A computed fold for an 82-nucleotide RNA from Novosphingobium sp., annotated as ZMP/ZTP riboswitch aptamer (pfl RNA motif). The source organism's lineage runs through Bacteria, Pseudomonadota, Alphaproteobacteria, Sphingomonadales and Novosphingobium. Its Rfam family is "ZMP/ZTP riboswitch aptamer (pfl RNA motif)". Its family is annotated with one-carbon metabolic process and regulation of purine nucleotide biosynthetic process in the Gene Ontology.
RNA sequence: GCGCGUUCGCGUAACUGACGAGACAGGCGGAGCACCGCCGUGGAGCGCGAACCUUGAACAGCCGCUCGUCUGGGCACCCUUC
Numbered sequence: 001g002c003g004c005g006u007u008c009g010c011g012u013a014a015c016u017g018a019c020g021a022g023a024c025a026g027g028c029g030g031a032g033c034a035c036c037g038c039c040g041u042g043g044a045g046c047g048c049g050a051a052c053c054u055u056g057a058a059c060a061g062c063c064g065c066u067c068g069u070c071u072g073g074g075c076a077c078c079c080u081u082c
Stems, first nucleotide, its partner, number of pairs: 005052008015042001017070006026039005053056001061075003
């Protein structure tokens, strides 16, 4: 100094827990608290490409089928340091 948006497609992908009910995206094995391994599922975010116009600030947030009671994490261009 430039880039930072929305939508779609592709790729990648952290996290994907316990109990009850519903739906039946949980299953198997081992633990005992809310974990481990494997498979599966969901999946924000990130990267690339395309289209579009309003050219993109921060905070507020986003993610695990739904609700309830909890537990423990992840992601983001908030800042700082390496």